A computed fold for a 72-nucleotide RNA from Saccoglossus kowalevskii, annotated as transfer RNA. Taxonomically the source falls in Saccoglossus (Eukaryota, Opisthokonta, Metazoa, Eumetazoa). The RNAcentral record of the sequence draws on Ensembl Metazoa. Its Rfam family is "tRNA". Gene Ontology term of the family: triplet codon-amino acid adaptor activity. Rfam describes the family as follows. Transfer RNA (tRNA) molecules are approximately 80 nucleotides in length. The prediction has a mean pLDDT of 82.

[in-house]
RNA sequence: GGCUUGUUGGUCUAGUGGUACGAUUCCUGUUUCGGGUGCAGGAGGUCCUGGGUUCGAACCCCGGACAAGCCC
Numbered sequence: 001g002g003c004u005u006g007u008u009g010g011u012c013u014a015g016u017g018g019u020a021c022g023a024u025u026c027c028u029g030u031u032u033c034g035g036g037u038g039c040a041g042g043a044g045g046u047c048c049u050g051g052g053u054u055c056g057a058a059c060c061c062c063g064g065a066c067a068a069g070c071c072c
Base pairs, nucleotide, nucleotide: 001071002070003069004068005067006066007065010024011023012022018055025043026042027041028040029039030038048064049063050062051061052060
């Protein structure tokens, strides 16, 4: 230098054009003599970034950033 893949709450992760899923974490309640476990409720997201397409984009297209892999 060329090619491919990835980027989604604090962390991990699902999501094939129509209000972003779940786990974990944290908070509250419940259970206990107390703690843990379990159960219930709640908090937590500019979907890496800038454009384009579309009535509508995390999703399709183009540029950029970062990361990983392959080739030279």